[in-house]
RNA sequence: GGAAAAGAUAGGCAAAUUUACUGAAAAGUAAAGACGCAAAGCUACAGGUCUAAGGCAAUGGUUGCUAAGAUGGCUGGGUUGCAAAA
Numbered sequence: 001g002g003a004a005a006a007g008a009u010a011g012g013c014a015a016a017u018u019u020a021c022u023g024a025a026a027a028g029u030a031a032a033g034a035c036g037c038a039a040a041g042c043u044a045c046a047g048g049u050c051u052a053a054g055g056c057a058a059u060g061g062u063u064g065c066u067a068a069g070a071u072g073g074c075u076g077g078g079u080u081g082c083a084a085a086a
Stems, first nucleotide, its partner, number of pairs: 012037002017032006035073001041079003045076003048071003054066005
């Protein structure tokens, strides 16, 4: 210096699930736990998906629509970076 390909070995992250807390919910945070991950680091910019408190419409209970909410472990883009063969 280290592209593409391969790989979960050292080190790293941590799905489901459980408990506690936050939240209207989706979901998040902490601990336990490992399904997996070479960006499963960061970023809601584009698309997708989830939720619908508030708002709007109808309304008898209620129903429908809607993201300023959520998801980077759905995909693409942007950005930073570790180990290592040749």